[in-house]
RNA sequence: GGCGAUAUAGUGUAGUGGUCUAGCACGCCACCCUCUCACGGUGGAGACCAGGGUUCGAGUCCCUGUUUCGCUA
Numbered sequence: 001g002g003c004g005a006u007a008u009a010g011u012g013u014a015g016u017g018g019u020c021u022a023g024c025a026c027g028c029c030a031c032c033c034u035c036u037c038a039c040g041g042u043g044g045a046g047a048c049c050a051g052g053g054u055u056c057g058a059g060u061c062c063c064u065g066u067u068u069c070g071c072u073a
Base pairs, nucleotide, nucleotide: 001072002071003070004069005068007066010026011025012024013023018056028044029043030042031041032040049065050064051063052062053061
């Protein structure tokens, strides 16, 4: 350089174009429990890489860029 894949809360991940107000686990915060901590219980905050396009409707499809990974020269 060429080809392919990847990008979703702090971390790891799910998500048939509409049913979704984007779910789950760990973590974080508050409260309960406890003499205290831990464990446990209840609740809460927190995310779709960037830009553009298609569509009535995009996390999802298309294009460009960027990131990371792989194959190849």